[in-house]
Context: one part of a larger RNA
RNA sequence: GCCGGCGACUUACAGGUUCUGGCAGGUUAAGACGGAAAUGUCGAAGCCAAAGCGAAAGCGAGUCUGAAUAGGGCGUUAGUCAGAAUUUGUAGACCCGAACCCGGGUGAUCUAACCAUGUCCAGGAUGAAGCUUGGGUAAAACCAAGUGGAGGUCCGAACCGACUAAUGUUGAAAAAUUAGCGGAUGAGGUGUGGUUAGGGGUGAAAUGCCAAUCGAACCCGGAGCUAGCUGGUUCUCCCCGAAAUGUGUUUAGGCGCAGCGGUUAAGAGAUUGCAUGGGGGGUAAAGCACUGUUUCGCUGCGGGCUGCGAGAGCGGUACCAAAGUGAGGCAAACUCAGAAUACCCAUGUAAAACUUAACCAGUAAGACGGUGGGGGAUAAGCUUCAUCGUCAAGAGGGAAACAGCCCAGACCACCAGCUAAGGUCCCCAAAUGGACACUAAGUGAGUAAGGAGGUGGGAGUGCAUAGACAACCAGGAGGUUUGCCUAGAAGUAGCCAUCCUUGAAAGAGUGUGUAAUAACUCACUGGUCAAGCGCUCCUGCGCCGAAAAUGAACGGGGCUAAGUGUCCUACCGAAGCUGUGGACUUACUACGUAAGUGGUAGGGGAGCGUUCUGUAUGGUGAGAAGCAUUAGCGGCAAGCAGAUGUGGACUGUACAGAAGUGAGAAUGUCGGC
Numbered sequence: 001g002c003c004g005g006c007g008a009c010u011u012a013c014a015g016g017u018u019c020u021g022g023c024a025g026g027u028u029a030a031g032a033c034g035g036a037a038a039u040g041u042c043g044a045a046g047c048c049a050a051a052g053c054g055a056a057a058g059c060g061a062g063u064c065u066g067a068a069u070a071g072g073g074c075g076u077u078a079g080u081c082a083g084a085a086u087u088u089g090u091a092g093a094c095c096c097g098a099a100c101c102c103g104g105g106u107g108a109u110c111u112a113a114c115c116a117u118g119u120c121c122a123g124g125a126u127g128a129a130g131c132u133u134g135g136g137u138a139a140a141a142c143c144a145a146g147u148g149g150a151g152g153u154c155c156g157a158a159c160c161g162a163c164u165a166a167u168g169u170u171g172a173a174a175a176a177u178u179a180g181c182g183g184a185u186g187a188g189g190u191g192u193g194g195u196u197a198g199g200g201g202u203g204a205a206a207u208g209c210c211a212a213u214c215g216a217a218c219c220c221g222g223a224g225c226u227a228g229c230u231g232g233u234u235c236u237c238c239c240c241g242a243a244a245u246g247u248g249u250u251u252a253g254g255c256g257c258a259g260c261g262g263u264u265a266a267g268a269g270a271u272u273g274c275a276u277g278g279g280g281g282g283u284a285a286a287g288c289a290c291u292g293u294u295u296c297g298c299u300g301c302g303g304g305c306u307g308c309g310a311g312a313g314c315g316g317u318a319c320c321a322a323a324g325u326g327a328g329g330c331a332a333a334c335u336c337a338g339a340a341u342a343c344c345c346a347u348g349u350a351a352a353a354c355u356u357a358a359c360c361a362g363u364a365a366g367a368c369g370g371u372g373g374g375g376g377a378u379a380a381g382c383u384u385c386a387u388c389g390u391c392a393a394g395a396g397g398g399a400a401a402c403a404g405c406c407c408a409g410a411c412c413a414c415c416a417g418c419u420a421a422g423g424u425c426c427c428c429a430a431a432u433g434g435a436c437a438c439u440a441a442g443u444g445a446g447u448a449a450g451g452a453g454g455u456g457g458g459a460g461u462g463c464a465u466a467g468a469c470a471a472c473c474a475g476g477a478g479g480u481u482u483g484c485c486u487a488g489a490a491g492u493a494g495c496c497a498u499c500c501u502u503g504a505a506a507g508a509g510u511g512u513g514u515a516a517u518a519a520c521u522c523a524c525u526g527g528u529c530a531a532g533c534g535c536u537c538c539u540g541c542g543c544c545g546a547a548a549a550u551g552a553a554c555g556g557g558g559c560u561a562a563g564u565g566u567c568c569u570a571c572c573g574a575a576g577c578u579g580u581g582g583a584c585u586u587a588c589u590a591c592g593u594a595a596g597u598g599g600u601a602g603g604g605g606a607g608c609g610u611u612c613u614g615u616a617u618g619g620u621g622a623g624a625a626g627c628a629u630u631a632g633c634g635g636c637a638a639g640c641a642g643a644u645g646u647g648g649a650c651u652g653u654a655c656a657g658a659a660g661u662g663a664g665a666a667u668g669u670c671g672g673c
Base pairs, nucleotide, nucleotide: 001673002672003671004670005669006668011091012090013089014088015087016086017085018084019083020082021081022080023079025048026047027046031042032041033040052059053058062074063073064072065071094232095231097229101222102221103220104219105218106217112196113195114194115193116192117191118190119189120188121186123155124154125153126151130147131146132145133144134143135142159183160182161181163180164179165178166177167176198214200210201209202208235607236606237605238604239603240602245258246257247256248255249254259363260362261360262359263358264357265356266355267354271351272350273349274348275347276346277345278344279343286335287334291331292330293329295327296326297325298324299323302320303319304317305316306315307314308313366391367390368389369388370387371386372385373384374383375382396407397406398405411582412581413580414579416578417577418576422572423571424570425557426556427555431569433568434567435566436565437564438563444559450544451543454541455540456539457538458537459536460535461534462533463532471528472527473526474525475524477501478500479499483495484494507522511520512519583597584596585595586594587593588592608662610659611658612657613656614655615654616653617652618651619650626646627645628644629643630642
């Protein structure tokens, strides 16, 4: 892991509600009698009901409050007993699951420390004190040689340890092996016997060790501790069908109440959609009349600076600037005005909903999308509100694939039809359809600022047969090298000025150039040619901008339409709609017709099956149960029969009753493989 067995809402008592039955007031409890037994017969003690109201005295179909004969509150309704279902409470209370806490015991054969008594430490090295002899001294000190054999001394086996690395890591081993490593006469190692025990021991101290267990050992018990937490919770069909919100909470992943669901009963005229009529509003947009804010112009109170004056004062001003005024803006906490929606009321109409009460819930983690806002960076598959939709709890078709997007809400069957979104060259069902345009970029089929004689359409304006635009031929001069400046400055470094003449035209010069000249060129003009040529703005579709790590930015093939825009027709396309047949639910006028039948949590209803019991009635050695097989039959399903084989002794059906009553999941549990 698979297969098979086992495996979770029970039981007692008490309360609420519903249903069924008895009685109409209901009913017995303990106990007694009786019996094989019983649910039999007695047994009114008690309980509920029969009258309420008031704090009470008390009064009473009323009473309390009150001055009240007012108003208001609570009353003026058949119950009770038993059984069943459901739910609540108390109990382990649907099942499994802690870490802990407490009590009583068992452990020092592991290990820590200690006590008693034994035992072990190859070999080698070093050479302390002391002593002896000699020297030395007045005597000592001292010096030398020898002797001697000290040491938590040195090297190194046994022994003890465990610094490094590799291997091992379902190991040979629940800590080892291999190669090196440390101590090795000591605070040494070790044998045997003994002592200390769980909030206790022991500890050269690491919260270490106390039998592979230690921030409090192990065993049994309290104990089925508790678990607002996780997991699991077993047959079928039918009807309805949520929530992820408000509020309170030592509350935030839990609860209480409300909201939203179900069931039953009652009720009233209401509820919802649409139409019409009538309302209030201060949002969007807008506006500047208020409150603020803001740019420019004009007028310029007042101030600054400044001139004259002894002062009073009189002037100037290109500085600041109140207020006013003209033009132009801004505002969630501005509004002179002011929508659409929404909301309220009434009437009409359509649909099928609404309210109240009782009982039973679940939910109170929501997600994305559209719209209006706040937070954030007008970031987030971000966060937080309001409102609508979908998912949640919704299958089907489309979006290549894709809970939340688009279309559309699946009772069942059909080798029938029509459509929606989206599509119609092939993959792939359906026009390689029609008309008019655009695009040349494979744009289509990913992106911005910005850039560009890409190209289509529109508008405006200028020049042009008295000849435009482009090209070519020719001219492009004189005063003059204007003046200044400068070493020089001659159209062309720079500064000022920028005139006149001739002429068809020609700047005191548009560039190149020179040291400065020179030289080339342009503006401007004539000629040749010949009909359109410039500029500006708006707009459609394109181009560049465009660099990332496997190849990946049409689903692919491939496409110049099979791309883009506008219009038209046809077809395809879903579990939508229709058709035919069938099942069920609800309503009714009940033959029949109409409407309906997606569904998680959850509520309600109807059934199937298992074991046992009672009553009735069957089968069976001419073969029960069980097991295996089976185009068979009936039922919507859970399932039920039949036949054949095997098997070898029990078992079915109908109606009732009682439950150890249904497994695929619980890191379930036991067995097998």
The prediction has a mean pLDDT of 84. Large-subunit ribosomal RNA, domain II from Spirulina major, 673 nucleotides, folded computationally. Rfam family: Bacterial large subunit ribosomal RNA.